[in-house]
RNA sequence: GAAAUUCCUGUGGGAGAGACAACGUUACAAGUUGUCGCCGAAGGAGCAACCGCCCCGGAAACUCUCAGGCACAUGUACUACAGGAAGAUG
Numbered sequence: 001g002a003a004a005u006u007c008c009u010g011u012g013g014g015a016g017a018g019a020c021a022a023c024g025u026u027a028c029a030a031g032u033u034g035u036c037g038c039c040g041a042a043g044g045a046g047c048a049a050c051c052g053c054c055c056c057g058g059a060a061a062c063u064c065u066c067a068g069g070c071a072c073a074u075g076u077a078c079u080a081c082a083g084g085a086a087g088a089u090g
Stems, first nucleotide, its partner, number of pairs: 001089001005086009018036006037070003043066001044064003050058003
């Protein structure tokens, strides 16, 4: 002094998809159960486009839907800025 890339924290931005019935309740909602339907952007899995310092590493926003989700909220990949760690020691 050092790659692709990976991870953590804070702040901001940030989508999709649902109904019915019963119970519950003064009533509504939340919640539970059942029926069928749906979404992909937590996670996970698959392929390997692609990337790197091409030995060997890394790996998707693609595909699946196990999980998760389908009023709102929470959560959410990703992204901008800031800080830190790993790769990784030569």
This is a predicted structure of a 90-nucleotide RNA (Glycine riboswitch aptamer) from Terasakiella magnetica. Model confidence (mean pLDDT): 75 of 100. The RNAcentral record of the sequence draws on Rfam. Its Rfam family is "Glycine riboswitch aptamer". Rfam's curators write: This family represents the bacterial glycine riboswitch.